[in-house]
Context: one part of a larger RNA
RNA sequence: UUAUGGUUAAGGAACUCGGCAAAAUGCCCCCGUAACUUCGGGAGAAGGGGGGCCCGGACCGUGACGAAGCCUUGCGCUUCCGAGCGGGUAAGGGCCGCAGAGACCAGGGGGAAGCGACUGUUUACUAAAAACACAGGUCCGUGCGAAGUCGCAAGACGAUGUAUACGGACUGACUCCUGCCCGGUGCUGGAAGGUUAAGAGGACCUGUUAGCCCCUUUGGGGGCGAAGCGGAGAAUUUAAGCCCCAGUAAACGGCGGUGGUAACUAUAACCAUCCUAAGGUAGCGAAAUUCCUUGUCGGGUAAGUUCCGACCUGCACGAAUGGAGUAACGACUUCCCCGCUGUCUCAACCAUAAACUCG
Numbered sequence: 001u002u003a004u005g006g007u008u009a010a011g012g013a014a015c016u017c018g019g020c021a022a023a024a025u026g027c028c029c030c031c032g033u034a035a036c037u038u039c040g041g042g043a044g045a046a047g048g049g050g051g052g053c054c055c056g057g058a059c060c061g062u063g064a065c066g067a068a069g070c071c072u073u074g075c076g077c078u079u080c081c082g083a084g085c086g087g088g089u090a091a092g093g094g095c096c097g098c099a100g101a102g103a104c105c106a107g108g109g110g111g112a113a114g115c116g117a118c119u120g121u122u123u124a125c126u127a128a129a130a131a132c133a134c135a136g137g138u139c140c141g142u143g144c145g146a147a148g149u150c151g152c153a154a155g156a157c158g159a160u161g162u163a164u165a166c167g168g169a170c171u172g173a174c175u176c177c178u179g180c181c182c183g184g185u186g187c188u189g190g191a192a193g194g195u196u197a198a199g200a201g202g203a204c205c206u207g208u209u210a211g212c213c214c215c216u217u218u219g220g221g222g223g224c225g226a227a228g229c230g231g232a233g234a235a236u237u238u239a240a241g242c243c244c245c246a247g248u249a250a251a252c253g254g255c256g257g258u259g260g261u262a263a264c265u266a267u268a269a270c271c272a273u274c275c276u277a278a279g280g281u282a283g284c285g286a287a288a289u290u291c292c293u294u295g296u297c298g299g300g301u302a303a304g305u306u307c308c309g310a311c312c313u314g315c316a317c318g319a320a321u322g323g324a325g326u327a328a329c330g331a332c333u334u335c336c337c338c339g340c341u342g343u344c345u346c347a348a349c350c351a352u353a354a355a356c357u358c359g
Base pairs, nucleotide, nucleotide: 001354002353003352004351005350006349007348008347010345011344014343019340027051028050029049030048031047036041038173052095053094054093055092059087060086061085062084066080067079068078069077070076071074096100108338109337110336111335112334113333114332115330116329120132121131136171137170138169139168140167141166142165148157149156150155174325175324176323177322179255180254181253184252185251186248187247188246189245190244193243194242195241199237200236205231206230207229208228211224212223213222214221215220256274257273258272259271260270283317284314295311296310297309298308299307
């Protein structure tokens, strides 16, 4: 010096991002126990007192012997007395020590807020949480050879189930609630009209050519052209889909601006106007969301960028992408208080193990 233990005057969180670590509490019995609450809890709330050994014996249990009574005369039943035995028992009295749950073992507590209802699950090896799950809620699909999933198929699961069932999606106990918008996207329904594929259809055009016509230097040249075989191909016909018409937001999602106005000022219940599918309702709000911002006021402190209560000017809350509350619960996050302490003021000493120095 390092590591692990032990003790410490006075103070007691002044340490620090933060009481991290340590200290403290700890068992049994008795007394006593708040707000709040879903009436179960909260609760071991909190906060107090006692605890060893000896005497003592109220008291409790069992109940021999004996006595009395009853008849159904039995190894009978009922009552009384109460020896003996057992008890981790109360009051009371005494004894010892610094100390009696004498060592080990063995809850610190309270107040307030956020989030998540809860028990549970998770990143095997840096994250245990406010993340996931959850009971409960809602929507959508599915009538059974179900939908859905796996498989090329046979087939299997679903399910030896049958809509109080099964699959999918979202939300996430409970309480009070869940507003407006269907213009866009999606989904569902509709089928009049428009558009639309292959296919069907085959007008018209065209290649080839038997044959025919004209010219000719008789070598050939030009034109028309049936049938057949080919090429290209219009009208017409024709589905879903799309366009179109409706519905649907616990589907994906969205939920305004400007100007003016009241007899102090300020503000605007009110009016006007533009735009929109509709312009954010209830509730909450500087919030796990607030940039400006350490907003302003109040509380707590001598002093508080954190915390709690309000205000509302919500940069950029808001209603199952759930909104607001909420008892209980939490190795969650934040703030405060009591107790306690070497965390600190400020360090010291002791023990053990090692490093190092000397021998």

Predicted 3D model of a 359-nucleotide part of an RNA (large-subunit ribosomal RNA, domain IV) from Arthrobacter sp. CAU 1506. The coordinates come from a structure-prediction model, not an experiment, and the mean pLDDT is 86. It matches the Rfam family "Bacterial large subunit ribosomal RNA". For this family Rfam cites "The comparative RNA web (CRW) site: an online database of comparative sequence and structure information for ribosomal, intron, and other RNAs" (Cannone et al., BMC Bioinformatics, 2002). Gene Ontology terms of the family: ribosome and structural constituent of ribosome. The sequence was found in a public genome assembly.